[in-house]
Predicted 3D model of an 82-nucleotide RNA (transfer RNA) from an Opitutaceae bacterium.
The coordinates come from a structure-prediction model, not an experiment, and the mean pLDDT is 80.
Rfam family: tRNA. The family's RNA type in Rfam is transfer RNA.
Lineage of the source: Bacteria > Pseudomonadati > Opitutia > Opitutales > Opitutaceae.

RNA sequence: GCCCAGGUGGUGGAAUUGGCAGACACGCAGGUCUCAGAAGCCUGUGCCUCGCGGCGUGCGGGUUCGACUCCCGCCUUGGGCA
Numbered sequence: 001g002c003c004c005a006g007g008u009g010g011u012g013g014a015a016u017u018g019g020c021a022g023a024c025a026c027g028c029a030g031g032u033c034u035c036a037g038a039a040g041c042c043u044g045u046g047c048c049u050c051g052c053g054g055c056g057u058g059c060g061g062g063u064u065c066g067a068c069u070c071c072c073g074c075c076u077u078g079g080g081c082a
Base pairs, nucleotide, nucleotide: 001081002080003079004078005077006076007075010026011025012024019065027045028044029043030042031041032040046055047054048053058074059073060072061071062070
């Protein structure tokens, strides 16, 4: 230099013929239980806002009624070729 795959909450990781983003698990907080705790069970848990509402998928653009998903450029991680 060229080619391929990836980048999503605090963490792992889903969501793809473009149509409710964060399922599920872990972690965390509160509760229940207990003499007390552990385990189990229940509820909550992206950001801003008193609220209504708005924003958010590496970054910047584009296509579209609608984009994590498609297109272009860039950054970055891993692998391959030279």